[in-house]
């Protein structure tokens, strides 16, 4: 310098044009002599940044930034 992949919740990842989800973790309650386990409920997201396309963008396009090959 070129090229490909990747960036979404605290962590690991799904979602591939139509209101953003799961598991684990956190909080509260239940259960238990206590802890763990288990059960119920619950909080938490500028979807890397800035533009563009579209009635509508995490999703498509462009440029940058970070990580990896």
């Nucleotide at each position: 310098a070129a090229u490909c992949c990747u960036g979404u919740a605290g962590c690991u990842c799904a979602g591939c044009g139509g209101u953003a989800g799961a598991g684990c973790g956190g909080g509260u309650g239940g259960c238990u002599g206590u802890u763990a386990a288990c059960c119920a409920c619950u909080a938490g997201g500028u979807c890397g940044u800035a533009g563009g396309u579209u009635c509508g963008a995490a999703u498509c396009c462009u440029a940058c930034c970070g990580g990896g090959g």